A computed fold for a 102-nucleotide RNA from uncultured Muriicola sp., annotated as SAM riboswitch aptamer (S box leader). Rfam family: SAM riboswitch aptamer (S box leader). From the family's description: The SAM riboswitch is found upstream of a number of genes which code for proteins involved in methionine or cysteine biosynthesis in Gram-positive bacteria. Its family is annotated with regulation of gene expression in the Gene Ontology. The RNAcentral record of the sequence draws on MGnify. Taxonomically the source falls in Muriicola (Bacteria, Pseudomonadati, Flavobacteriia, Flavobacteriales). Its mean pLDDT, the model's own confidence on a scale to 100, is 80.

[in-house]
RNA sequence: UUAUCAAGAAAGGUGGAGGGAAUAGACCCACUGAAACCUUAGCAACCCUUUAUCCAUUAAAGAAGGUGCUACAUUCUAUCCUGCGAAUGACAGGACAGAUAA
Numbered sequence: 001u002u003a004u005c006a007a008g009a010a011a012g013g014u015g016g017a018g019g020g021a022a023u024a025g026a027c028c029c030a031c032u033g034a035a036a037c038c039u040u041a042g043c044a045a046c047c048c049u050u051u052a053u054c055c056a057u058u059a060a061a062g063a064a065g066g067u068g069c070u071a072c073a074u075u076c077u078a079u080c081c082u083g084c085g086a087a088u089g090a091c092a093g094g095a096c097a098g099a100u101a102a
Stems, first nucleotide, its partner, number of pairs: 001102005010040005018029003023078004041070003046066002048062005074097001079095005
């Protein structure tokens, strides 16, 4: 910089009190064992492989390898812009922030 982010997929061991990114609020998870690390399994299909079509590309299938992920929508809200509205609020869309991949 670009793309995606309401889908999907957990057991065991070590560990021993926190965790859901950060700040605030809310709501949750957790001694019937949090974070972290390890093993195995799985999910997905970004990179990748195959086939077809091709100027670019697009579509279908696949999963050996490189990542990622496997409570809750990126757990929800916040600040800014736009729409709606007389205004506040609410609602919808976008930006910002964050995560992952190339």